[in-house]
Context: one part of a larger RNA
RNA sequence: CUGGGCGUAAAGCGCGUUAAGGCGGAUGGCAAAGUUGGGGGUGAAAUUUCGGGGCUUAACCCCGAAACUGCCGCCAAUACUGGUCAUCUAGAGUGUGGGAGAGGAAGGUGGAAUUCCGGGUGUAGUAGUGAAAUGCGUAGAUAUCCGGAGGAACACCGGUGGCGAAGGCGGCCUUCUGGCCCAUAACUGACGCUGUAGCGCGAAAGCGUGGGGAGCGAACGGGAUUAGAUACCCCGGUAGUCCACGCCCUAAACUUUGUGCACUAGGUGUUGGGUGUAUUGACGCGCUCAGCGCCGUAGCUAACGCAUUAAGUGCACCGCCUGGGGACUACGGCCGCAAGGUUAAAACUC
Numbered sequence: 001c002u003g004g005g006c007g008u009a010a011a012g013c014g015c016g017u018u019a020a021g022g023c024g025g026a027u028g029g030c031a032a033a034g035u036u037g038g039g040g041g042u043g044a045a046a047u048u049u050c051g052g053g054g055c056u057u058a059a060c061c062c063c064g065a066a067a068c069u070g071c072c073g074c075c076a077a078u079a080c081u082g083g084u085c086a087u088c089u090a091g092a093g094u095g096u097g098g099g100a101g102a103g104g105a106a107g108g109u110g111g112a113a114u115u116c117c118g119g120g121u122g123u124a125g126u127a128g129u130g131a132a133a134u135g136c137g138u139a140g141a142u143a144u145c146c147g148g149a150g151g152a153a154c155a156c157c158g159g160u161g162g163c164g165a166a167g168g169c170g171g172c173c174u175u176c177u178g179g180c181c182c183a184u185a186a187c188u189g190a191c192g193c194u195g196u197a198g199c200g201c202g203a204a205a206g207c208g209u210g211g212g213g214a215g216c217g218a219a220c221g222g223g224a225u226u227a228g229a230u231a232c233c234c235c236g237g238u239a240g241u242c243c244a245c246g247c248c249c250u251a252a253a254c255u256u257u258g259u260g261c262a263c264u265a266g267g268u269g270u271u272g273g274g275u276g277u278a279u280u281g282a283c284g285c286g287c288u289c290a291g292c293g294c295c296g297u298a299g300c301u302a303a304c305g306c307a308u309u310a311a312g313u314g315c316a317c318c319g320c321c322u323g324g325g326g327a328c329u330a331c332g333g334c335c336g337c338a339a340g341g342u343u344a345a346a347a348c349u350c
Base pairs, nucleotide, nucleotide: 004321005320006319007304008303012318014201015200016199017198021194022193023192025088026087027086028085029084030083033081034080035077036076037075038074040072041071042070048066049065050064051063052062053061054060091191092188093187094186095184096183097182098181099180103177104176105175106174107173108172109171110154115149116148117147118146119145120144121143125136126135162169163168206247207246208245209244210243211242215241216240220236221235222234223233258317259316260315261314262313263312266295267294268293269292270291271290272289273288274287275286276285277284299306300305323350324349325348332343333342334341335340
């Protein structure tokens, strides 16, 4: 090197895009690089194997044959792979006609609720708990009505519903904008798949500068509980949570299941298209494409389970694993303002 694996035992990069590389549809021609056959040269000797021989034997030595699985010319073959030329349309893409959607960005706008402020009514409590207390309240609270301010989030619809590569996305309106699905078959003619590096995106928390701050709320203060209570419960409450710009780059970033293609019983629900049938029509029934769920055959699996959304059967490419601890560590490199991130050992020990 070959070989075994990666849902839960160690193991799928958080996700995308892509230069290199690897792999790549159908038909025909050419050449003959790989490939195959034949023959030639070379592959020193020793060593090795086999046969024979010499030292009393063996080791050792001698002779012969084989082998040296390799490399380089020559001749030939042309199925396959590669090359080249031509052609094609089933892959891929474009066009045309429809369609659904919390996909993204910016601007605007609405109502409910909480809090605060002003005013009215009104009087002794209120709040909170297992029970309390701290707290708030006669300087008039709680309750209730009217008005105002401000911030954040969008009840119902709402759904094993939808959209997005992932993270994720939910009031309404407008503008800009990405992707997807169906039908059609006019156009291009293999333009494809994967993808180390690179580049981009990446919840929450955290960081920088400036703003904002209603509610909630690490830290912190207080009240309880308790043997103690640096907690769980209660009253407060700063950072933060929000916005703009710039960083950070992690996660149970999970379907713990990489991406693409093909093939392999069905049943049922649902979302978005198309179509047939039926009807005045909606509904219904049937077929079909794309998605999201449940059940289940063959098969697979250590079992659990998976099962056309595969963990089945295959192909292509990438990533990753190799006993536990030490160790998501040290050192070094790179990145970061920092926090830290990333890459990643060893001694020792079981």